Predicted 3D model of a 72-nucleotide RNA (transfer RNA) from a Candidatus Altimarinota bacterium. NCBI's taxonomy places the organism under Bacteria, Bacteria candidate phyla, Candidatus Altimarinota.
[in-house]
RNA sequence: GCCACCAUAGCUCAGUGGUAGAGCACAUCCAUGGUAAGGAUGGGGUCCCGAGUUCAAAUCUCGGUGGUGGCU
Repeated sequence: GCCACCAUAGCUCAGUGGUAGAGCACAUCCAUGGUAAGGAUGGGGUCCCGAGUUCAAAUCUCGGUGGUGGCU
């Protein structure tokens, strides 16, 4: 220098055009003499940034930034 993939909650990830989800973590409650395990409820996200397409974009297109891998 070129190519591919990835960027979504604190962490690991799903979601392939129609109001953003799971597990773990966190908070409250239940339960226990108390702790852990367990059960219930709840909070938490400008979907990396900018532009375009569309009635409508996390999702499609283009550019940028960052990360990973490959080639030279």
Annotation:
Its Rfam family is "tRNA". Rfam's curators write: Transfer RNA (tRNA) molecules are approximately 80 nucleotides in length. Its family is annotated with triplet codon-amino acid adaptor activity in the Gene Ontology.